[in-house]
Order: sequence, then C1' cells, then structure tokens
RNA sequence: CUCUUAUCAAGAGUAGCUGAGGGACUGGCCCUAUGAAGCUCGGCAACCAUCCACCUAAUAAUCUAUGUGGAAAGGUGCUAAAUCCAGCAAAACAAUUUGUUUUGAUAGAUAAGAG
Repeated sequence: CUCUUAUCAAGAGUAGCUGAGGGACUGGCCCUAUGAAGCUCGGCAACCAUCCACCUAAUAAUCUAUGUGGAAAGGUGCUAAAUCCAGCAAAACAAUUUGUUUUGAUAGAUAAGAG
C1' cells in the first nucleotide's frame, strides 16, 4: 500500500511544556492567544491478548471450544461538535424544481486477519 470482516449519535482534563494553526478531501459551518497542532501526564473504552464467572453442545468424566457477562496491570485506539453536516443513488412527503426525512452506497477513521 491492497483485500476481508466488525464498529463509528455513548464515554473521556479548569493538568504540565510549547506557541499558530486545526476539524482527512471539496463545499458549508465551526474551534482557536480565555491557547491550535505536537509532546508528556491523567482519563475513556473494551478491537486483540490475558484473567474470572456462567450457559449451551459433545463426552463415562475431565481438559478444551463456541456464546454471554465481568475485570483491566499488556498491544493498539480515542479523549470539541453524530465520522461536525452535506457530497452519490433510491423512496416518501411538502412544494415546482427546490426543500425535508429515511434507507443504502461511496469516501474516511480504528481494530483484527490475510497478501
């Protein structure tokens, strides 16, 4: 970098260093010297790993596996706003070529696996 699968309306700081940008892209709309991004610490969460309990299946029985719930000291991730909203398509409704709502796709992010 590519592919597959899952998730994306919950949650998380009045901290330290530093000092001008940031919210992927485009259009909006926002955040920001009452401090952006970055780093550190803290926190959140539970994808992977680990541990505990229970259910079910199989068995003579145990181990084990699947599933559910819990823990959280490991590997990641996250820590303004729904992935901030829309972007493409369809349907419904209002209205007269636009708006609203819903659904799906695309794009993106993260995890796990494969190449």
Model confidence (mean pLDDT): 80 of 100. The RNA shown here (SAM riboswitch aptamer (S box leader)) has 115 nucleotides and comes from Psychrobacillus psychrotolerans.